Annotation:
The prediction has a mean pLDDT of 82. Predicted 3D model of a 526-nucleotide part of an RNA (small-subunit ribosomal RNA, 5' domain) from an uncultured prokaryote.
Context: one part of a larger RNA
RNA sequence: GGAUGAACGCUAGCGGCAGGCCUAACACAUGCAAGUCGAACGGUAACAGGAAAAGCUUGCUUUUUGCUGACGAGUGGCGAACGGGUGCGUAACGCGUAUGCAAUCUACCUUUAACAGAGAGAUAGCCCAGAGAAAUUUGGAUUAAUACCUCAUAAUAUCACAUCUUCGCAUGUUUGAAUAUUUAAAGCUUUUGCGGUUAAAGAUGAGCAUGCGUGACAUUAGCUAGUUGGUGAGGUAACUGCUCACCAAGGCAACGAUGUCUAGGGGGUCUUAAAGGAUGGUCCCCCACACUGGUACUGAGACACGGACCAGACUCCUACGGGAGGCAGCAGUGAGGAAUAUUGGUCAAUGGACGCAAGUCUGAACCAGCCAUGCCGCGUGAAGGAUGAAGGCCCUCUGGGUCGUAAACUUCUUUUAUAUAGGAAGAAACCCUCUUACGUGUAAGAGGCUGACGGUACUAUACGAAUAAGCACCGGCUAACUCCGUGCCAGCAGCCGCGGUAAUACGGAGGGUGCAAGCGUUAUCC
Numbered sequence: 001g002g003a004u005g006a007a008c009g010c011u012a013g014c015g016g017c018a019g020g021c022c023u024a025a026c027a028c029a030u031g032c033a034a035g036u037c038g039a040a041c042g043g044u045a046a047c048a049g050g051a052a053a054a055g056c057u058u059g060c061u062u063u064u065u066g067c068u069g070a071c072g073a074g075u076g077g078c079g080a081a082c083g084g085g086u087g088c089g090u091a092a093c094g095c096g097u098a099u100g101c102a103a104u105c106u107a108c109c110u111u112u113a114a115c116a117g118a119g120a121g122a123u124a125g126c127c128c129a130g131a132g133a134a135a136u137u138u139g140g141a142u143u144a145a146u147a148c149c150u151c152a153u154a155a156u157a158u159c160a161c162a163u164c165u166u167c168g169c170a171u172g173u174u175u176g177a178a179u180a181u182u183u184a185a186a187g188c189u190u191u192u193g194c195g196g197u198u199a200a201a202g203a204u205g206a207g208c209a210u211g212c213g214u215g216a217c218a219u220u221a222g223c224u225a226g227u228u229g230g231u232g233a234g235g236u237a238a239c240u241g242c243u244c245a246c247c248a249a250g251g252c253a254a255c256g257a258u259g260u261c262u263a264g265g266g267g268g269u270c271u272u273a274a275a276g277g278a279u280g281g282u283c284c285c286c287c288a289c290a291c292u293g294g295u296a297c298u299g300a301g302a303c304a305c306g307g308a309c310c311a312g313a314c315u316c317c318u319a320c321g322g323g324a325g326g327c328a329g330c331a332g333u334g335a336g337g338a339a340u341a342u343u344g345g346u347c348a349a350u351g352g353a354c355g356c357a358a359g360u361c362u363g364a365a366c367c368a369g370c371c372a373u374g375c376c377g378c379g380u381g382a383a384g385g386a387u388g389a390a391g392g393c394c395c396u397c398u399g400g401g402u403c404g405u406a407a408a409c410u411u412c413u414u415u416u417a418u419a420u421a422g423g424a425a426g427a428a429a430c431c432c433u434c435u436u437a438c439g440u441g442u443a444a445g446a447g448g449c450u451g452a453c454g455g456u457a458c459u460a461u462a463c464g465a466a467u468a469a470g471c472a473c474c475g476g477c478u479a480a481c482u483c484c485g486u487g488c489c490a491g492c493a494g495c496c497g498c499g500g501u502a503a504u505a506c507g508g509a510g511g512g513u514g515c516a517a518g519c520g521u522u523a524u525c526c
Stems, first nucleotide, its partner, number of pairs: 001526004006522005013378006019371002021336001026334003030331003035078003040075002043071002047069003050065007085289003094214008104206002109202007117151003127140005156180003161176002164172001215261003222252003227249008264286004268279004291312005314325004342368001344367003350364001351362004381412004391403005418462005426453001431448007470515005475496003481510005491498002
């Protein structure tokens, strides 16, 4: 000098863009953050309508009825493995990079081919009867499905035999027979239709393996028995001591094993002429974690932040028998700390889940609020104006110098502030209506609908210099000097050093210098 997720002191006009718990992965009140589908199903708790019946105040009330729109709870499907958070752990195939899988899986999506036949039994809900303070739960009866099950067909896999091809020890391909496993589902007063099964391929995502690179300490020198390898078996989507039995005795290490300490990694960021050094906050990719430890279930995918079970610590409720909970989601609270924001608005856009769609949900996201935390931009006026006014300060003191064209005064301008009026883009898609083309899937055009931000940005007009300057420093380094006070005191100080009676170094004043809505100090890095 540059830099910062900064803090502190003094000060503060506006706007744009960004950033905002670095500490206790400490504990959390409250609200919200993952639902959706009635075009899978039985149904009908609420709402609206219809119909029927009854009553009468003859246009209202009551009752019944799933009949219709819809729809609580329930069965079922898809999603909840994404999105969002944090950096505890991890010195590791964790990450980066380059490869490989003839050792693998992949829901939804796309393409191609084939299929969708027949049948059976339950169960939630509803109803009835109970237990419990609650959380919850028991028994009986009964009912449905795109729930579940059986058979057939197709297909796949495995094993055995044979054939072909190839050479890689083996894994490929074709055909036949056997065995095992194994699929289908319908719905629609929405038909512009929506879905299902199997196989192959693609796309996407994931898993695994390998080379190289990726901290400190040798005041850590030896480490290792599933350890290293083999055979066989089990297991996995898949390779492998992944696990087990048996056999062999190996394997790693001064090119640093093992141990201890520290740490998420990268793209990047800061600095520098570069090399290098430092760093990994915001944004993007990967990893790990979800009160602590462990376990599996479901599923295409989890060993699952707002799922389950067990153990533990903590908190809460209780009728003392027993139960409930997990903000490292968004806000917010306490605590810790030098220190870090609102218990805000909207799904309008972008994206996601579900749905044929309308749409619903979405603290993702988009916005607004707070903070000079940073960067950038603008302003706090411009021109003229000497009697060089008053006043302060200084001096060689009837006077001179300086603050100083500074002020007053004259003329002008109006960014910003204030007031009034107008007022966006972001929104054209889905969808609706109409039209056109088309063998079909469908496509194209026209019109309509929808804005949280927001009456915001922006524009115009009015007004009048009106609404707007501080901070640090002035001995040298280092730009900027005098007076007064103090008297090795009080104090200053980054280093050298100032102060003991003439202090340009302390405190004040006048003047000056440097930056400027900031200026200084502290901390850290180059």

The full RNA is in RNAcentral, with records from ENA.